[in-house]
The RNA shown here (transfer RNA) has 73 nucleotides and comes from a Candidatus Pacearchaeota archaeon. The source organism's lineage runs through Archaea, Nanobdellati and Candidatus Pacearchaeota.

RNA sequence: GCCGCAGUAGCUCAGCUGACAGAGCGUUACAUUGGUAAUGUAAAGGUCGCGGGUUUGAGCCCCGCCUGUGGCU
Numbered sequence: 001g002c003c004g005c006a007g008u009a010g011c012u013c014a015g016c017u018g019a020c021a022g023a024g025c026g027u028u029a030c031a032u033u034g035g036u037a038a039u040g041u042a043a044a045g046g047u048c049g050c051g052g053g054u055u056u057g058a059g060c061c062c063c064g065c066c067u068g069u070g071g072c073u
Stems, first nucleotide, its partner, number of pairs: 001072007010025004019056001027043005049065005
C1' cells in the first nucleotide's frame, strides 16, 4: 500500500428488509437475614467511533475519515 471484519450502557454483546435504543453481568437503593452472602423488586447509566449524504423518518442504506483486528504484498 491492497482486501476483509469489528466499533451500540462501566464490561460482554443483541438489535429481524429503515419507524419506542435493549439483554446479561456490574453499580446504587429497598425488601429479606441476628449480620453477611445469595435471592427478589426498582432505579441510574447511551451525542449507537467521527463528519457528511439519502429519506417524512437512519444503530440499520451510501460516501469519506479514525481506531482495533485478521489476511496479502